[in-house]
Molecule: transfer RNA
Organism: Patescibacteria group bacterium
RNA sequence: GCCGCUGUGGUGAAAUUGGCAAACACGCAGCACUCAAAAUGCUGUGAGCGCAAGCUCUUGACGGUUCAACUCCGUCCAGCGGCA
Numbered sequence: 001g002c003c004g005c006u007g008u009g010g011u012g013a014a015a016u017u018g019g020c021a022a023a024c025a026c027g028c029a030g031c032a033c034u035c036a037a038a039a040u041g042c043u044g045u046g047a048g049c050g051c052a053a054g055c056u057c058u059u060g061a062c063g064g065u066u067c068a069a070c071u072c073c074g075u076c077c078a079g080c081g082g083c084a
Stems, first nucleotide, its partner, number of pairs: 001083007010026003019067001027045006046057004060076005
């Protein structure tokens, strides 16, 4: 230098025929149970704003296509692998 794969909440990840982003698990917080804990169960848990109802934003970055993009196209960044 060329080619391929991967990049999504705090973590592992799902969703890819373009149509509600974050299912499920872990972790974390609160509660129950206990003399107290562990284990177990229940509830909540992406970010910001708001008393609340709710609003806005979020798929590595920036653009493009489209009524609509995690998904398709382009450029770039990072990691891994292959060729030279």